The RNA shown here (transfer RNA) has 74 nucleotides and comes from an uncultured Clostridia bacterium. Rfam family: tRNA. From the family's description: Transfer RNA (tRNA) molecules are approximately 80 nucleotides in length.
[in-house]
RNA sequence: GGAGACAUAGCUCAGCUGGUUAGAGUGUUGCGUUCACAUCGCAAAGGUCGAGGGUUCGAGUCCCUCUGUCUCUA
Numbered sequence: 001g002g003a004g005a006c007a008u009a010g011c012u013c014a015g016c017u018g019g020u021u022a023g024a025g026u027g028u029u030g031c032g033u034u035c036a037c038a039u040c041g042c043a044a045a046g047g048u049c050g051a052g053g054g055u056u057c058g059a060g061u062c063c064c065u066c067u068g069u070c071u072c073u074a
Stems, first nucleotide, its partner, number of pairs: 001073007010026004019057001028044005050066005
């Protein structure tokens, strides 16, 4: 230089063929349980879905550009 994959909550990741309110596990906080801690149960907070633009009635999902990470290849 060429090709490809990935980017969604603090962390690890789902999200099926574009469609109602974007979810799980773990972590954090609060409450319950306990003499207390752990475990367990309940609840809550936490996301401009990497950035910008486009298509569409409607985009995490499709298209383009850019940024970053990884892999293959010369």
The sequence was found in a public genome assembly.